[in-house]
Annotation
Predicted 3D model of a 537-nucleotide part of an RNA (large-subunit ribosomal RNA, domain I) from a marine sediment metagenome. It matches the Rfam family "Bacterial large subunit ribosomal RNA". Its family is annotated with structural constituent of ribosome and ribosome in the Gene Ontology. The full RNA is in RNAcentral, with records from MGnify.
Context: one part of a larger RNA
RNA sequence: CCGUCAGGUGGAGGACUGGGUUUGGGAGACCGACGAAGGGUGUGGCAAGCUACAGAAUGCCUCGGCGAGGCGCAUGCAGCCUUGGAACCGAGGGUUCCCGAAUUGGUCUUCCAGCCCUGUUAAAGGGCGACCAGAGAUGGUCGGGAACCGGGGGAAGUGAAACAUCUCAGUACCCCGAGGAAAAGAAAUCAAACGAGAUGCUGUGAGUAUCGGCGAGAGAAAGCAGCACAGGGCAAACCGAAUCUCCAUAAGAAAUUAUGGAGGGAUGUGGUGUUGUAAGGACCUGCAUUAUAAUACCUUCCCCAGACGACUCGAAGUCUUUUGGAAAAAAGCGCCAUAGAGGGUGAUAGCCCCGUAGAGGAAGUCUGGGUUGGUAUUGCAGGUUCCUUGAGUAGUGUCCAUUGGAAAUUGGACACGAAUCUGGGAGACAUCAACUUCCAACCCUAAAUAUCUCCCAAAUCCGAUAGCGAAUAGUACCGUGAGGGAACGUUGAAAAGAACCCUUGACAGGGAGUUAAAAGAGCCUGAAACCUGACGG
Numbered sequence: 001c002c003g004u005c006a007g008g009u010g011g012a013g014g015a016c017u018g019g020g021u022u023u024g025g026g027a028g029a030c031c032g033a034c035g036a037a038g039g040g041u042g043u044g045g046c047a048a049g050c051u052a053c054a055g056a057a058u059g060c061c062u063c064g065g066c067g068a069g070g071c072g073c074a075u076g077c078a079g080c081c082u083u084g085g086a087a088c089c090g091a092g093g094g095u096u097c098c099c100g101a102a103u104u105g106g107u108c109u110u111c112c113a114g115c116c117c118u119g120u121u122a123a124a125g126g127g128c129g130a131c132c133a134g135a136g137a138u139g140g141u142c143g144g145g146a147a148c149c150g151g152g153g154g155a156a157g158u159g160a161a162a163c164a165u166c167u168c169a170g171u172a173c174c175c176c177g178a179g180g181a182a183a184a185g186a187a188a189u190c191a192a193a194c195g196a197g198a199u200g201c202u203g204u205g206a207g208u209a210u211c212g213g214c215g216a217g218a219g220a221a222a223g224c225a226g227c228a229c230a231g232g233g234c235a236a237a238c239c240g241a242a243u244c245u246c247c248a249u250a251a252g253a254a255a256u257u258a259u260g261g262a263g264g265g266a267u268g269u270g271g272u273g274u275u276g277u278a279a280g281g282a283c284c285u286g287c288a289u290u291a292u293a294a295u296a297c298c299u300u301c302c303c304c305a306g307a308c309g310a311c312u313c314g315a316a317g318u319c320u321u322u323u324g325g326a327a328a329a330a331a332g333c334g335c336c337a338u339a340g341a342g343g344g345u346g347a348u349a350g351c352c353c354c355g356u357a358g359a360g361g362a363a364g365u366c367u368g369g370g371u372u373g374g375u376a377u378u379g380c381a382g383g384u385u386c387c388u389u390g391a392g393u394a395g396u397g398u399c400c401a402u403u404g405g406a407a408a409u410u411g412g413a414c415a416c417g418a419a420u421c422u423g424g425g426a427g428a429c430a431u432c433a434a435c436u437u438c439c440a441a442c443c444c445u446a447a448a449u450a451u452c453u454c455c456c457a458a459a460u461c462c463g464a465u466a467g468c469g470a471a472u473a474g475u476a477c478c479g480u481g482a483g484g485g486a487a488c489g490u491u492g493a494a495a496a497g498a499a500c501c502c503u504u505g506a507c508a509g510g511g512a513g514u515u516a517a518a519a520g521a522g523c524c525u526g527a528a529a530c531c532u533g534a535c536g537g
Base pairs, nucleotide, nucleotide: 001537002536003535004534005533006532007531008530013525014524015490016489019462020461021459022458023457024456025455026454027453028452029451030144031143038099039098040097041054042053043052045077046076049073050072060093061092062091063090064089065088069081070080071079104113105112106111114128115127116126117125118124129142130141131140132139133138148179149177150176151175152174153173159166163213189196190195200227201226202225203224204223210218211217231444232443233442234390238271239270242269243264244263245262246261247260248259249258250257251256276421278389279388280387281386282384283383284382285381286380287379293378294377295376296375297374298373302370303369304368305367306366307365308364311360312359313358317333318349319332320331321330322329334351335350336340342354343353344352395416396415397414398413399412400411401410423439424438425437426436427435477484478483497523500511501510502509503508
């Protein structure tokens, strides 16, 4: 040095899974001055961590369920509770220290220091922030939220094989704001000579039209097919206080009504009215008429139905023999099935256990209907052609931004600046005419859509260097800080976790014992590298 054998070391591969990931379905989606989210500190007989809770502190009260055990993870010792029903589960209450929007003042300090009122022997309790609204009483706002949404700002690396317009991209990021969704939304829209009929989302149209140092690249819409569907209210004309809010009292189950007072309101509360083959008002004419009605909405003492709901019921072998440590295996003989999903049990169980199919269900919450009471509203046609129909707006010019928008997107700044129904906008170059189509300069609006949480189910998903970063995990540890950020799973069916004896300072070893087996806690299996010893060459 090579080989073989026996050990050690080591922790691969195998098997497993209280974890993770993804998808689908269902339910839910805001919390907060009634003090949140998030923390700090406490609370246990012994108590460091996690969990739970808050000086009423691993808990208190009430109601309901369950039915023999219980005092969390967590084994131990001690001591308790419990069939006078504990623990546990569900529902509703009470308590809830300090910091934190933090709000009496202060504070680098999870701490410090006050004032007022009620009350007092002493205690104890309440109040004292800013801004907005309001005459006041009083009310509102502040802060937080993973992602989703709207708005205000807004890059660069990059690509263009360099780079400047361009691209990346209105992305990342910052700020403001809202909600359970947000935004958008009932045509001054499209279309094309046919017609459609608010918005949103999906597929297609289509990588098309178009834009573009016509480079790199960028990039629609109508239409069609689906999902889901819902429409309303003002300003004005005309009438002119017929109106509204708050407080008090009374009635009521409430909604609401009545009376009184105060305030708002003629710079117009309220009624009417709201559209485009124009409509509405005013005026005139004619017809119709149910008001104990019809329609819409609100209310819930009461009645009915349903949903959720701690939980309850829920079929049929623990038969024989064999093997085995153990039967659920094999063989034999049976049974149930609206249940042969799944899990557990000493190996592989429809019939052992939990369940499953299928039924039932208290309190409570919610939904729908009825009932009761209340509020609001009230028809049609024709004629006259007097009145009304959103102005620094539409539009034009210049510049800038934006867009696929090219002369033809949308917006901004500046300067000019209309019409009034015999009116006005649009129809992808301008103007004119014709034709078609719509009615701006006011407002609201569910669903289909986005995202997440929880529950349930599932998976041709991963199986411990995988799968979330995650096992006391955003922990230990690193960093002044912003921030970065791990590793560690498996005895056995059951601790039966090795009494006792010997050697020994201890570790450890030798016996003995447990077990199916030492699988012996550095514990399933236990590969290789590497180390030791023996033997052979």